[in-house]
RNA sequence: CACUUAUCGAGAGAGGCGGAGGGAAUUGGCCCGAUGAAGUCCGGCAACCACUUUGCAUCACGCAAAGUACAGGUGCCAAAUCCAACAGGAGUACCCUGAGAGAUAAGGA
Numbered sequence: 001c002a003c004u005u006a007u008c009g010a011g012a013g014a015g016g017c018g019g020a021g022g023g024a025a026u027u028g029g030c031c032c033g034a035u036g037a038a039g040u041c042c043g044g045c046a047a048c049c050a051c052u053u054u055g056c057a058u059c060a061c062g063c064a065a066a067g068u069a070c071a072g073g074u075g076c077c078a079a080a081u082c083c084a085a086c087a088g089g090a091g092u093a094c095c096c097u098g099a100g101a102g103a104u105a106a107g108g109a
Base pairs, nucleotide, nucleotide: 001108003107004106005105006104007103008102013042015041016040017039021032022031023030026085027084028083029082043077044076045075048073049072050068051067052066053065054064055063056062081101086098087097088096089095
C1' cells in the first nucleotide's frame, strides 16, 4: 500500500502528567470538552492472530466446535463506524435495506 477474506448497535478508570481542543477526510448536522480535550504513563476491555481440548480430513498445508487470557503480536476504551451525503424501499417527515468511504485483523504484492 493495489488486492483478498472477516468483523464493525456489546465491552473497557470519578488514576498521574498535560493543558485546548476533539468526534478519519470534504460538506451539512449533532455532540463531547476547564466537573478539564488532544497527547502521554498507568489501568482496563475484547478475543482477530495466538494458546488448550475435542472432532473431521489430508502425503502435507488444513477445516469445524468449545474454551483460555498465562506468554506473545496487534487493536480498542462517549454517542451504530455519532448521523447524513449515492441507490432502492417506505411514505410526509421519521424509518428500513444496500452501496460507497473508513477502521481493525489475518493474508498478500
Description:
SAM riboswitch aptamer (S box leader) from Sporolactobacillus mangiferae, 109 nucleotides, folded computationally. The sequence was found by an Rfam model in a public genome assembly.